[in-house]
About this RNA: Predicted 3D model of a 137-nucleotide RNA (FMN riboswitch aptamer (RFN element)) from a Spirochaetales bacterium. The prediction has a mean pLDDT of 82. The source organism's lineage runs through Bacteria, Pseudomonadati, Spirochaetota, Spirochaetia and Spirochaetales. It was read from a public genome assembly, where an Rfam model found it. The model forms 100% of the base pairs in the Rfam consensus. It matches the Rfam family "FMN riboswitch aptamer (RFN element)". From the family's description: The RFN element is a highly conserved domain that is found frequently in the 5'-untranslated regions of prokaryotic mRNAs that encode for flavin mononucleotide (FMN) biosynthesis and transport proteins.
């Protein structure tokens, strides 16, 4: 140096302030009082690997949901497949849909006034990442 095996650890961030009010409570009645982080203006966020030069939106993964087989009593897991958002234009350079300038545009199931940011599955899993033991050739 250097396959492999084993065993530790880390591995998602985000609604500021304002409007409106389905609606609900309260009074004999009026007045009045709570009400959407889902609407509206407005703000804020960006796993992981790779890419002759840095990436939410170029290539790929991986969660999550299906399908289908294997295992079980059963669930759980384990594999293989489908599914799975959204960028252009200057500039600068050798080179950059990746920097910089500007203008867009994405973001799963459930629960609730419709939610990328609130609860929830999730003290979860995971794509990788960092070590440390052992060990041939």
């Nucleotide at each position: 140096c250097a396959a492999g095996a084993u065993u530790u650890u880390c591995g998602g961030g985000g609604u500021a302030u304002g409007g409106u009010g389905a609606g609900c409570c309260u009074u004999g009645a009026c007045a009045g009082g709570c009400a959407a982080u889902u609407c509206c203006a407005g703000a804020c966020c960006g796993g992981c690997g790779g890419u002759u030069a840095u990436a939410g939106c170029c290539c790929g993964c991986g969660a999550c949901u299906c399908u289908a087989u294997c295992u079980u009593g059963a669930c759980c897991g384990a594999u293989a497949g489908a599914c799975u958002g959204a960028u252009c234009u200057g500039g600068u350079g050798g080179a950059a849909c990746u920097c910089c300038a500007g203008a867009g545009c994405c973001g799963a199931c459930g629960g609730u006034a419709c939610a990328g940011u609130c609860c929830g599955g999730a003290u979860a899993a995971g794509a990788g990442g960092a070590a440390a033991u052992c060990a041939a050739a």